[in-house]
RNAcentral holds the sequence, with entries from Ensembl Metazoa. Predicted 3D model of a 73-nucleotide RNA (transfer RNA) from Dendronephthya gigantea. The organism belongs to Dendronephthya, within Eukaryota. The coordinates come from a structure-prediction model, not an experiment, and the mean pLDDT is 83. Its Rfam family is "tRNA". Rfam classes the family as a transfer RNA. Rfam links the family to the GO term triplet codon-amino acid adaptor activity.
RNA sequence: GGCCUUGUAGCUCAGUUGGAAGAGCGUUGGACUAGCAAACCAAAGGUCGCGGGUUCGAUUCCCAUCGUGGUCA
Numbered sequence: 001g002g003c004c005u006u007g008u009a010g011c012u013c014a015g016u017u018g019g020a021a022g023a024g025c026g027u028u029g030g031a032c033u034a035g036c037a038a039a040c041c042a043a044a045g046g047u048c049g050c051g052g053g054u055u056c057g058a059u060u061c062c063c064a065u066c067g068u069g070g071u072c073a
Stems, first nucleotide, its partner, number of pairs: 001072004006067002010025004019056001027043004049065001051063003
């Protein structure tokens, strides 16, 4: 340098015939307990890597770019 893969909550990851984002763990609060833990209830937390394009509408399609992993030279 070419090709492929991947980037979504603090972490691990879902989510595509395009209609606008969720789970588990974690955190916080509540309830429970003599107290703690576990289990239970609830909440907060996201410019969906970044910049453009197409579209009425993009996490999703297209282009460019950055990072991660792999492969070829």